[in-house]
RNA sequence: CGAGCGGGUGAUGCGGCCGCUCGUCCCUCAGCGGGACGGGAGGAAAGUCCGAACUCCGCAGGGCACGGUGGUCGCUAACGGCGACCGGGCGAAAGCCCAGGGAAAGUGCCACAGAGAACAGACCGCCGAUGGUCCCCCACCGGGGACUCAGGCAAGGGUGAAACGGUGCGGUAAGAGCGCACCGCUCGCGUGGUGACACGCGGGGCACGGUAAACCCCACCGGGAGCAAGGCCAAAUAGGGGACGAGGCGUGGCCCGCGCCGCUUCCGCAAGGAAUAAGUCCCGGGUUGGCUGCUAGAGUCGGCCGGCAACGGCCGACGCAGAUAAAUGGCCGCAGGCCUCCUCGGAGGCAACAGAAUUCGGCUUACGGCCCGCCCGCCGG
Numbered sequence: 001c002g003a004g005c006g007g008g009u010g011a012u013g014c015g016g017c018c019g020c021u022c023g024u025c026c027c028u029c030a031g032c033g034g035g036a037c038g039g040g041a042g043g044a045a046a047g048u049c050c051g052a053a054c055u056c057c058g059c060a061g062g063g064c065a066c067g068g069u070g071g072u073c074g075c076u077a078a079c080g081g082c083g084a085c086c087g088g089g090c091g092a093a094a095g096c097c098c099a100g101g102g103a104a105a106g107u108g109c110c111a112c113a114g115a116g117a118a119c120a121g122a123c124c125g126c127c128g129a130u131g132g133u134c135c136c137c138c139a140c141c142g143g144g145g146a147c148u149c150a151g152g153c154a155a156g157g158g159u160g161a162a163a164c165g166g167u168g169c170g171g172u173a174a175g176a177g178c179g180c181a182c183c184g185c186u187c188g189c190g191u192g193g194u195g196a197c198a199c200g201c202g203g204g205g206c207a208c209g210g211u212a213a214a215c216c217c218c219a220c221c222g223g224g225a226g227c228a229a230g231g232c233c234a235a236a237u238a239g240g241g242g243a244c245g246a247g248g249c250g251u252g253g254c255c256c257g258c259g260c261c262g263c264u265u266c267c268g269c270a271a272g273g274a275a276u277a278a279g280u281c282c283c284g285g286g287u288u289g290g291c292u293g294c295u296a297g298a299g300u301c302g303g304c305c306g307g308c309a310a311c312g313g314c315c316g317a318c319g320c321a322g323a324u325a326a327a328u329g330g331c332c333g334c335a336g337g338c339c340u341c342c343u344c345g346g347a348g349g350c351a352a353c354a355g356a357a358u359u360c361g362g363c364u365u366a367c368g369g370c371c372c373g374c375c376c377g378c379c380g381g
């Protein structure tokens, strides 16, 4: 100098004044009001995409359906997260990326181009062994040549994202795993590894194209709704009308099981019909206020130990937002950064993304700058 990986910080700092909100204490026994002290947005508070805690629904039942995840081993309360490793791809390297199970269970699809796209195919091309026709040489046996008609071939060209293993030697009329060597593939065995897998030896001429964020198969996971959950108090009032209904509700997409409520009357032999019950829904009327949940948390910081790491264990310290129409702000002075202007010393302006709402663990996305560490390559001393 170039390239890569990771971390920290984030109202630019200091001081003053005036506010807002929460807690504790005091004036004061309580209320109003006031005072003192202390706390008061984020790394993403965001998107609400995953995973949980907590709460209620029925004990969190069984099956199907549906949805999700998908290399291995770990970490974790859990995860679709994280770490290490394996395999594949990219890069000179540091390093980065991968929905990375199954295509010999079945089904579907493979556009355009191309002769042929799945148990394929012959357009250009190669050949003339074999059969055929014709010509020449020859006493005979036979030999040579032409045509490319039948036929043989798939090496080379061409099409395509992909053409039914690749390279080389032999072989042949020309060719071809037709034969062989190496590579690839596949099957078996052995060794190493917890494992994904790696390596080695031997067999088989090769049989099996791609696609599963297409259906599907396999393995594992998943009950639902959410702090407007839920609990308590206060206030409010017709205790009204209608529809469905012998069944209904809890549990939902469906079925089964379980539990709870109802199972009354009339017509009918029955099927069924009428009314009503339990209950559900709709219309109408009223209240739409307070407390709690509500912040002690898988908490934050520091040290030591174990582990490659994610992370875990032990010890110590700290108390660190809880608003409800929604507080976390404004002004001034000094100093600094950037931009613009000019009478060169001043004037003016700007300072990211964004803002708590039950709480955590992640992922993803947005973001002006500044600082730090590690690693790779090149050049110079």
Base pairs, nucleotide, nucleotide: 001377002376004374005373006372007371008370009369012335013334014333015332016331017330018329020040021039022038023037024036025035026034027033042353046364047363049362050361051360052359053358054226055225056224057223061256062255063254064253066222067221068220069219070218071085072084073083074082075081086100087098088097089096090095101217102216106215107214108211109210110209123157124156125153126152127151130150131149132147133146134145135144136143137142165183166182167181168180169179170178184206185204186203187202188201189200190199191198192197230292231291232290233289240283241282242281243280244279247261248260249259250258264275265274266273267272299318300317301316302315303314304313305312306311337350338349339348340347341346342345
A computed fold for a 381-nucleotide RNA from a Pseudomonadota bacterium, annotated as Bacterial RNase P class A. It matches the Rfam family "Bacterial RNase P class A". The family's RNA type in Rfam is ribozyme. The gene name in the source record is rnpB. Its mean pLDDT, the model's own confidence on a scale to 100, is 77.